[in-house]
Context: one part of a larger RNA
RNA sequence: UUGGGCGUAAAGGGCGCGUAGGCGGAUAAUUAAGUCCGGUGUGAAAGAUCAGGGCUCAACCCUGAGAGUGCAUCGGGAAACUGGUUAUCUUGAGGACAGGAGAGGAAAGUGGAAUUUCCACGUGUAGCGGUGAAAUGCGUAGAUAUGUGGAGGAACACCAAUUGCGAAGGCAGCUUACUGGGAUGUAACUGACGCUGAUGCACGAAAGCGUGGGGAUCAAACAGGAUUAGAUACCCUGGUAGUCCACGCAGUAAACGAUGAUUACUAGCUGUUAGCGAUAGAAUGUUAGUGGCUAAGCGAAAGCGAUAAGUAAUCCACCUGGGGAGUACGACCGCAAGGUUGAAACUC
Numbered sequence: 001u002u003g004g005g006c007g008u009a010a011a012g013g014g015c016g017c018g019u020a021g022g023c024g025g026a027u028a029a030u031u032a033a034g035u036c037c038g039g040u041g042u043g044a045a046a047g048a049u050c051a052g053g054g055c056u057c058a059a060c061c062c063u064g065a066g067a068g069u070g071c072a073u074c075g076g077g078a079a080a081c082u083g084g085u086u087a088u089c090u091u092g093a094g095g096a097c098a099g100g101a102g103a104g105g106a107a108a109g110u111g112g113a114a115u116u117u118c119c120a121c122g123u124g125u126a127g128c129g130g131u132g133a134a135a136u137g138c139g140u141a142g143a144u145a146u147g148u149g150g151a152g153g154a155a156c157a158c159c160a161a162u163u164g165c166g167a168a169g170g171c172a173g174c175u176u177a178c179u180g181g182g183a184u185g186u187a188a189c190u191g192a193c194g195c196u197g198a199u200g201c202a203c204g205a206a207a208g209c210g211u212g213g214g215g216a217u218c219a220a221a222c223a224g225g226a227u228u229a230g231a232u233a234c235c236c237u238g239g240u241a242g243u244c245c246a247c248g249c250a251g252u253a254a255a256c257g258a259u260g261a262u263u264a265c266u267a268g269c270u271g272u273u274a275g276c277g278a279u280a281g282a283a284u285g286u287u288a289g290u291g292g293c294u295a296a297g298c299g300a301a302a303g304c305g306a307u308a309a310g311u312a313a314u315c316c317a318c319c320u321g322g323g324g325a326g327u328a329c330g331a332c333c334g335c336a337a338g339g340u341u342g343a344a345a346c347u348c
Stems, first nucleotide, its partner, number of pairs: 004319002008301001012316001014203001016201002021196003025089007033082002035078003038074005049065006092193001093190002096186003104179002107176004111156001117151007127138002164171002208249006218242001222238004260315006268293009297304002321348003330341004
């Protein structure tokens, strides 16, 4: 490379937008690039193949034929399919209108409970705290407990749910104005405008970095007390970065459904969310989502099963024994930490 794969064995990019490219609905006409047929030229000779012939045979040699799978060419021919052009269509896609759901986003304002710490004042007296047991620690300079008032930061109990929304990361007190997306119903509009997507661009938890704020809690590092043979730990008392905000960087996660996107098809049963429809009220129905159990089928199995890991199609990413190694070197990016790309020797 061919082939085979990618939920758990190696392998789906963290996730979108989108360029090139690849692929692409129905009908008709036309064209003839692909495609198919034919003609012509060429495809040296020798060799090889086949049929004959010559050396007594054979090797060897001679003659002829076919082949030479190819290339070029003809204003040659065909027109189903692909492509091009033209015209038309509505089911894909989009747009319009209507009512409706939502922790979707970003900004400002605001609320209560509690916690916890701190501050002030009061009551009150010898302990508190902590553990397996203790000790470090706090406390007669009045702690812990309790009451009142205040300060400050962070998070939003109940509602709450296999609930909802978002491309993913993720999103939850309440109010306001701004704003994105999807679903449903109707069928008057456009008329294939679509799908995927290398490079690229944007977004991207936590930790981390820069500058400036903030600092209640918790808490790497660190200190002390225990435990222990030791204890650079687990347990306890403290405690700084950080955790929070603004702006900028970083660009990684078991970024997981360990399952790429889109489209079509393939029995059912049972919950639930948002619409529509129906009805006296229901049941039945229908579209989009979100759960459970299963038919066929698939699978090594466990399992998956219309939200497929089934049956097919298009496009992209990725895999090719373990270790060495996501390392070295180089390149690019970064303030740094480091990230991306990514080997080999050797060894089993």